[in-house]
Molecule: c-di-GMP-I riboswitch aptamer
Organism: marine sediment metagenome
RNA sequence: AAACGGCAAAACCAGAGAAAUCUGGUGACGCAAAGCCACGGGUCCUCAAGUUUUAGGACAGCCGGGUUGCCGAA
Numbered sequence: 001a002a003a004c005g006g007c008a009a010a011a012c013c014a015g016a017g018a019a020a021u022c023u024g025g026u027g028a029c030g031c032a033a034a035g036c037c038a039c040g041g042g043u044c045c046u047c048a049a050g051u052u053u054u055a056g057g058a059c060a061g062c063c064g065g066g067u068u069g070c071c072g073a074a
Base pairs, nucleotide, nucleotide: 006031007030011026012025013024014023015022016021029061035067036066037065039064040063041062042059043058044057045056046055
């Protein structure tokens, strides 16, 4: 570089959740890991209780890291 393909943003519909957000369908903004993992950094959410303090949750399509993987000109 090519080839077989893969994933699926926003928006809309349905559902879950206090929320961030997540699941399914429609849909494609894009992605060589936009496969997986909350270990580090970062960003986002805070029900309930009611005394304060701590804590709990989410994002892997924010970055780093770990790990697995397709093709094969070089």